[in-house]
RNA sequence: UGGGAAGUGGCGCAGUGGUAGCGCAGUAGACUGUUAAUCUAUUGGUCGUGGGUUCGAUCCCCUCCUUCCCAGCCA
Numbered sequence: 001u002g003g004g005a006a007g008u009g010g011c012g013c014a015g016u017g018g019u020a021g022c023g024c025a026g027u028a029g030a031c032u033g034u035u036a037a038u039c040u041a042u043u044g045g046u047c048g049u050g051g052g053u054u055c056g057a058u059c060c061c062c063u064c065c066u067u068c069c070c071a072g073c074c075a
Stems, first nucleotide, its partner, number of pairs: 001071007010024004018055001026042005048064001050062003
C1' cells in the first nucleotide's frame, strides 16, 4: 500500500429494510436460621463516526476511526 472480516446494554452474541432481542451480570422480591442455588419481576442501547438512498436503515451505498487476518514493498 492492496484485499478480506469484525464493531449492537457492563460482558458474550443474535437480528439482512417495517416496535432492537437472547444468555450471563446488575437491582428488587420470594424461598432459606444465614449464604449459595433456584424462582419471579425489573433496570440498562443516540446499533463505532459523519453523510447519502428510502415513506421507513442495525440492515443498502459512500467517507472516516478502531481491532484482527492475508498478500505485497522497504529495511